[in-house]
A computed fold for a 114-nucleotide RNA from Candidatus Sulfotelmatobacter sp., annotated as SAM riboswitch aptamer (S box leader). The sequence was found by an Rfam model in a public genome assembly. Its Rfam family is "SAM riboswitch aptamer (S box leader)". Its family is annotated with regulation of gene expression in the Gene Ontology. The organism belongs to Candidatus Sulfotelmatobacter, within Bacteria.

RNA sequence: AUUUCAUGCAGAGUGGCUGAGGGACGAGCCCUAGGACGCCACGGCAACCGCACCGCGAUCAUAUAUCGCGGCUGGCUGGUGCCAACUCUCUCCUGGAAACAGGGAACAUGAGAU
Numbered sequence: 001a002u003u004u005c006a007u008g009c010a011g012a013g014u015g016g017c018u019g020a021g022g023g024a025c026g027a028g029c030c031c032u033a034g035g036a037c038g039c040c041a042c043g044g045c046a047a048c049c050g051c052a053c054c055g056c057g058a059u060c061a062u063a064u065a066u067c068g069c070g071g072c073u074g075g076c077u078g079g080u081g082c083c084a085a086c087u088c089u090c091u092c093c094u095g096g097a098a099a100c101a102g103g104g105a106a107c108a109u110g111a112g113a114u
Stems, first nucleotide, its partner, number of pairs: 001114008013042005021031003026090003043083003048079002050076001051074002053071007087106001092103004
């Protein structure tokens, strides 16, 4: 970089430095000198992976072993991610008078493959 799968209506901020932009893109709307964005420190959230626990199944002569599947389980000196607004909203399709609902695209994150 490409690709597959899963998730995206929940949750979680203080301080320091800096100083004008930021929320991916377009439109809207919003945040922002009462200091945004970014960086650093500390803190936190979550539970994708790892780990632990529990249940079921398979292997096996048996098994407390190994493997697989699952969980309204834990939240661990582990690997990521995240801590304004539903992914801030909309854009394309379907239904609908509308509100809205369902799907898709794009994007983000994780896990795997190449």